[in-house]
RNA sequence: UCGUGCGGGAGAGCCCCCGGGCCGUCGGGCUGCGGGGCGCCGAAGGGGCAAACUCCCCGGAACCUCUCAGGCGCCAGGACCGCACGGU
Numbered sequence: 001u002c003g004u005g006c007g008g009g010a011g012a013g014c015c016c017c018c019g020g021g022c023c024g025u026c027g028g029g030c031u032g033c034g035g036g037g038c039g040c041c042g043a044a045g046g047g048g049c050a051a052a053c054u055c056c057c058c059g060g061a062a063c064c065u066c067u068c069a070g071g072c073g074c075c076a077g078g079a080c081c082g083c084a085c086g087g088u
Base pairs, nucleotide, nucleotide: 001087002086003085004084005083006082007081008080013038015037016036017035018034019033020031021030022029023028039072040071041070045068046066047065048064053059
């Protein structure tokens, strides 16, 4: 430094509308279903930039920034951290 396993691991609407299905006391309610809309988050990934360095240019990081992607109940994912094992 790379990979695997285990553990820890934040943020943001389980919002609105339409449709489907189910229930019903026929006012409505529920929905690991589909589509659309706006709002929001940044710690998979991706993009952008500084100083030092350099004669000059190029190059030049991130948890900074942009939100393309991704995410906003749970699950999953998750930068990063710890431990173990293996490879270069």
Predicted 3D model of an 88-nucleotide RNA (Glycine riboswitch aptamer) from a soil metagenome. Its Rfam family is "Glycine riboswitch aptamer". From the family's description: This family represents the bacterial glycine riboswitch. The family is grouped with related families in Rfam's "Glycine riboswitch clan". The RNAcentral record of the sequence draws on MGnify. Model confidence (mean pLDDT): 79 of 100.